Predicted 3D model of a 124-nucleotide RNA (Glycine riboswitch aptamer) from Curtobacterium sp. The RNAcentral record of the sequence draws on Ribocentre.

[in-house]
RNA sequence: ACAGGCCACUCUGAAAAGCAGACGCUCCCGAGACCCACCGGGUCCGGACGUCUCGCCCACGGUGAAAGCCGCCGGACCUCACGGGCCGCGGUGAAACUCUCAGGCACAUGACAGAGGGGGAGUU
Numbered sequence: 001a002c003a004g005g006c007c008a009c010u011c012u013g014a015a016a017a018g019c020a021g022a023c024g025c026u027c028c029c030g031a032g033a034c035c036c037a038c039c040g041g042g043u044c045c046g047g048a049c050g051u052c053u054c055g056c057c058c059a060c061g062g063u064g065a066a067a068g069c070c071g072c073c074g075g076a077c078c079u080c081a082c083g084g085g086c087c088g089c090g091g092u093g094a095a096a097c098u099c100u101c102a103g104g105c106a107c108a109u110g111a112c113a114g115a116g117g118g119g120g121a122g123u124u
Base pairs, nucleotide, nucleotide: 001123002122006119007118009116010115011114012113013112018054020053021052022051023050024049026048028047029046030045032044033043034042035041036040055105056104057103061101062099064097068092069091070090071089072088074087075086077084078083
């Protein structure tokens, strides 16, 4: 000086599936409705919060393992022998496949893709 099919950060794009239902009252919120003995209080409704139930999704994360490859003082067979292939067992072995543990079902998160500068394995 250059610098990956590498690493993290920032920006942009980015799917799926119920803004589900029920209960609670924590006395939290409301230009809400009603009532009263009226400036205070009560009831209801809606929201937030908490708990539970059923249904559903796969693209944070995680699970599983096909072919192939490797091993076995294993089994039968072929060979004069070296050795060979077959069966069995074990190991390794990928995903956007699979499971639905986790996560999620408005927002959010978000694999992945593009861009930006940075780091740096390494090269000269």

The model forms 95% of the base pairs in the Rfam consensus. The organism belongs to Curtobacterium, within Bacteria.